About this RNA
The RNA shown here (transfer RNA) has 76 nucleotides and comes from a Candidatus Eremiobacteraceae bacterium. Its Rfam family is "tRNA". It is annotated as a transfer RNA. About the family: Transfer RNA (tRNA) molecules are approximately 80 nucleotides in length. Rfam links the family to the GO term triplet codon-amino acid adaptor activity. The same sequence occurs in records of 4 taxa. The source organism's lineage runs through Bacteria, Bacillati, Vulcanimicrobiia, Candidatus Eremiobacterales and Candidatus Eremiobacteraceae. The prediction has a mean pLDDT of 81.
RNA sequence: UCUGGGGUAGCAAAACGGCAAUGCGCCUGGCUGUUAACCAGGAGAUGUGCAGGUUCGAAUCCUGCCCCCAGAGCCA
Numbered sequence: 001u002c003u004g005g006g007g008u009a010g011c012a013a014a015a016c017g018g019c020a021a022u023g024c025g026c027c028u029g030g031c032u033g034u035u036a037a038c039c040a041g042g043a044g045a046u047g048u049g050c051a052g053g054u055u056c057g058a059a060u061c062c063u064g065c066c067c068c069c070a071g072a073g074c075c076a
Stems, first nucleotide, its partner, number of pairs: 001072007010024003018056001026042005049065005
């Protein structure tokens, strides 16, 4: 430098261009002598890496950039 994959909640991780799930964790209550487990409920995304574009509508499509992973190449 090129090619491919990826960046979404504290962590992991889904989502045909049409309401951003789910699990763990967290909070509250129940249960229990207590904790854990279990049961019920709840909150959590400056709304999806950043900036633009297309579109009635973008996590999703397009452009540029940043970061991570893998492979290839180049120089020494």